[in-house]
Large-subunit ribosomal RNA, domain III from Thermanaerosceptrum fracticalcis, 394 nucleotides, folded computationally. The RNAcentral record of the full RNA draws on Rfam. Taxonomically the source falls in Thermanaerosceptrum (Bacteria, Bacillati, Bacillota, Peptococcaceae). It matches the Rfam family "Bacterial large subunit ribosomal RNA". Rfam links the family to the GO terms ribosome and structural constituent of ribosome.
Context: one part of a larger RNA
RNA sequence: GAGUAAACGAAAAGACAAGUGAGAAUCUUGUCCGCCGAAAACCUAAGGAUUCCUGGGGAAGGCUCGUCCGCCCAGGGUAAGUCGGGACCUAAGUCGAGGCCGAAAGGCGUAGAUGAUGGGAAAUCGGUUGAAAUUCCGAUACCACCGUAGGUUCGUUUGAGUGAAGCAGUGACACAGGAGGAUAAGUCGAGCGCACGGCUGGAAGAGUGCGUCCAAGCUGUAAGGGUGUAAGAUAGGCAAAUCCGUCUUACGGGAAGCCUGAGCAGUGACGGGGAGGGAAAUUUAGUACCGAAGCGACUGAUUUCACACUGUCGAGAAAAGCUGCUGGCGAGAAUCUAAGGUGCCCGUACCGCAAACCGACACAGGUAGGUGGGGUGAGAAACCUAAGGCGCGC
Repeated sequence: GAGUAAACGAAAAGACAAGUGAGAAUCUUGUCCGCCGAAAACCUAAGGAUUCCUGGGGAAGGCUCGUCCGCCCAGGGUAAGUCGGGACCUAAGUCGAGGCCGAAAGGCGUAGAUGAUGGGAAAUCGGUUGAAAUUCCGAUACCACCGUAGGUUCGUUUGAGUGAAGCAGUGACACAGGAGGAUAAGUCGAGCGCACGGCUGGAAGAGUGCGUCCAAGCUGUAAGGGUGUAAGAUAGGCAAAUCCGUCUUACGGGAAGCCUGAGCAGUGACGGGGAGGGAAAUUUAGUACCGAAGCGACUGAUUUCACACUGUCGAGAAAAGCUGCUGGCGAGAAUCUAAGGUGCCCGUACCGCAAACCGACACAGGUAGGUGGGGUGAGAAACCUAAGGCGCGC
């Protein structure tokens, strides 16, 4: 040079009033305005690790300010038999007793172990906090195991029951397509209920606004889907088998039986929730408390029945679990009813298309899955909008 130039990170947008305070464009509250709305809303995985809530603070961080904050200080907060993981199972992969190979280090690999992104027992609705809830509380359930009382039945070598680390079945699976059943959800109603009814020339009405619900479980029913059944024989299933497989016979056919099956009805519920109404108080509240109606019609899923059916070729995990069988064990056992008991460890706050994750930043970038209403529309497009959230820290 100069308190000059530039910058203050999406052009979604702010305005006013009141409050607090030493101080307010920036904090709080209110009334308007604007923006998103397949998202800029909600749930959640990864990742982060206290950022959550309350009280206090303002040096620094915050591209301005600051009484404010994801900042600083202090205190508090995460409660589970059923949610997720472990005490279960296996896949790729990894490790690997013996073993094989290799100057050494070590490499490979059998049995086996480990390892979810997969398989596998059991919970729902409501309430509650300043911050947690399928975890606390209320109500109603379910699962596993344990033993008690009573009833019934069976059995002790003519074997009740239990039962494999064995043998079988199941678990058990691709992709595409269309049809059907049902539900979620939504819309409409001169239906039902509650509230309102000011202004205005008139309208107490076919007026306006809001609301018109509820789970698991248990009992019953069911659109449909799948499947032959019984007896005998049996050199196969590493031993055995009444099981499976194979063979024969009888009966049969869109049937019956068996298996499966969303949903629906009743119950759960004399309960919960519910628009709305709404106190007292020293010391705050839309709190405590009270609480109506709860029907009908239509639309209708990408959800479910269910990889069920049909088609196609690229021919589409394993093991546990469960069921049957016997080897074995074996003297008391099974079942029903009733009342009980036990239930371990870890995670659980908060952000999560983002100012809290990955990008050196409170960075216009990136980030798996689920829900995702209404009007117009083929549509999750586009525009507008509800719930909800924001106006992007000059």